[in-house]
The prediction has a mean pLDDT of 91. This is a predicted structure of a 350-nucleotide part of an RNA (small-subunit ribosomal RNA, central domain) from a metagenome. Rfam family: Bacterial small subunit ribosomal RNA.
Context: one part of a larger RNA
């Protein structure tokens, strides 16, 4: 090396794009590189194996054979693979019509609510808790009405609903823009799949510069609780949360399930499209297609469970695992302003 695995036992990179590489549809023709067959040469001897012989046996020594699974060359075979060439349309893609959507970026705008400010009414409490206290209030609070300021988030609709590769995306309007789905034809003609490196995106927190700051709220302060209470509860409260630009690059980044393709009983819901039937319309039913859910046969599974959205049956390619601790640590490299990230051991120990 050959093995077995990766939903929960160790193990799917957070997600895309894509280089090398690997791998690749149908029908011909050529070639004969791989592949297969035969011949020839070579593959030293010893060793190994087989049949004999010699030391009383054996080890050991020794004769012969086989073998040396290889390499070179040559003559052939041509199914498969490769290469060259011609063609095809089912894979893939392009054009056209239709269509759903919180997909992304930018700009504008709306109402409710909280807080604050000004004014009116009004008077002794308010707030908070298990109970309290800190706190606020006669310098007029809480409550209530009017006006104003400002920031952030968008109730109902709302749905195992939708969109996106993932992270994620939710008031309304406008502009720019990506992808999907569906229908009938036309076109290109294998252009495909995967993808080591690479590259881009990537929640929250955090960092840099400059803004902004209503509410909430690490840290912090006070009040309680308690044996203590560096907590849970309460009153406050700064970073932060928000915006712009630039970093960081992590997560229970989860379906703990890589991507692509094919095949394999059914039943019930739901979203988008097409089509047919019926109907005055609406509601409805059938077929089909792309999603998204609940059951379930076969099969799989240690069990739980999965079950056409597979964890079933197969193929292609990548990633990863190999007892626990030490340790996702040390050292070194690379990246980062830092925090740290990434790659990644060993001694020792059970």
């Nucleotide at each position: 090396c050959u093995g077995g695995g990766c939903g929960u036992a160790a193990a799917g990179c957070g997600c895309g794009c894509g280089u090398a590489g690997g791998c690749g549809g149908c029908c011909g023709a050529g070639u004969c590189a791989g592949u297969c067959a035969g011949g020839u040469g070579u593959g030293a001897a010893a060793u190994c194996c087989c049949c004999g012989g010699g030391c009383u046996c054996a080890a050991c020594c020794u004769g012969g054979g086989a073998a040396c699974u290889g390499c070179a060359u040559u003559u052939g075979a041509u199914a498969c693979u490769g290469c060259u060439u011609g063609g095809c349309u089912c894979g893939a893609g392009u054009c056209c019509g239709a269509c759903a959507g919180a997909g992304g970026g930018g700009g504008g705008u709306g109402g409710a609510a909280u807080u604050c400010c000004a004014g009116g009414u009004g008077u002794a409490g308010c707030g908070g808790u298990g109970a309290a206290a800190u706190g606020c209030g006669u310098a007029g609070a809480u409550a209530u009405c009017u006006g104003g300021a400002g920031g952030a988030a968008c109730a109902c609709c709302a749905g195992u609903g939708g969109c996106g590769a993932a992270g994620g995306c939710g008031g309304c309007c406008c502009c720019c823009u990506g992808g999907a789905u569906u229908g009938a034809g036309a076109c290109u003609g294998a252009c495909a799949c995967u993808g080591a490196g690479g590259u881009g995106c990537g929640a929250a927190a955090g960092c840099g510069u400059g803004g902004g700051g209503a509410g909430c709220a690490a840290a912090c302060a006070g009040g309680a609780u308690u044996a203590g209470a560096u907590a849970c509860c309460c009153u406050g409260g700064u970073a932060g949360u928000c915006c712009a630009c630039g970093c960081c690059g992590u997560a229970a980044a989860c379906g703990a399930u890589g991507u692509c393709a094919a095949c394999u009983a059914g039943c019930c819901g739901u979203u988008g499209g097409a089509u047919c039937c019926a109907u005055u319309u609406a509601a409805g039913g059938g077929u089909u297609u792309a999603g998204u859910g609940g059951c379930g046969c076969a099969g799989c599974u240690a069990a739980c469970g999965c079950g056409a959205u597979a964890a079933g049956u197969u193929g292609a390619c990548c990633g990863c695992c190999u007892g626990g601790g030490g340790a996702g640590u040390a050292c070194g490299g690379c990246c980062g302003c830092a925090a740290g990230g990434u790659u990644a051991a060993a001694a020792c120990u059970c």